[in-house]
């Protein structure tokens, strides 16, 4: 030299990921705000009880959460969703229940995008996930080769480490 345990520790997928600022669609001519009219019932403001509002015309007019695109930035489990379990916030006002949203927490699944169906989330035809099919990638295993399989708990390199010949 070779083969293998462990580990540390640098790397590589490519229409990679994500964070952020800008810009621009969508949310929405809605929410809310002014001025008229109107208030009996009737419906709506998450459910239920009670009290408040509100429904029409006319004018003014957002936002958040989800996204696109470029610029920077930080990265290759990157990040996504997703179970638990504490917190924070949001809704007319009060109890109860229950639900959005957001951080942390843990369990699961996904190599990676692309495209098509269907599902579910979502205002949504954005965009996310699953599920099936498709071509492509990047790696590993099997094979002469065509192909065929696996999964990031992969894979490459270098270096320690424990063993085998």
């Nucleotide at each position: 030299a070779g083969u293998c345990u462990u580990g540390a520790u640098a790397g590589a997928g490519g229409c990679g990921c994500g964070a952020u600022g800008a810009u621009c669609a969508a949310a929405a001519g809605u929410a809310u705000c002014c001025c008229g009219a109107u208030g009996u019932a009737c419906g709506g403001g998450c459910a239920u009880u009670c009290a408040c509002c509100c429904g029409c015309g006319a004018g003014a007019a957002a936002a958040a959460g989800g996204g696109a695109u470029c610029g920077u930035c930080g990265c290759c489990g990157a990040a996504g969703c997703u179970u638990u379990c504490g917190g924070g916030u949001c809704a007319u006002g009060a109890a109860u229940g229950g639900g959005g949203u957001c951080c942390g927490u843990c369990u699961g699944c996904u190599g990676g995008g692309g495209c098509a169906a269907c599902g579910c989330a979502a205002a949504a035809u954005a965009u996310g996930c699953g599920u099936u099919g498709u071509a492509c990638u990047g790696u590993c295993a099997c094979g002469a080769a065509a192909g065929u399989g696996g999964a990031g708990c992969g894979c490459u390199a270098u270096c320690a480490u424990a063993g085998c010949a």
Molecule: Lysine riboswitch aptamer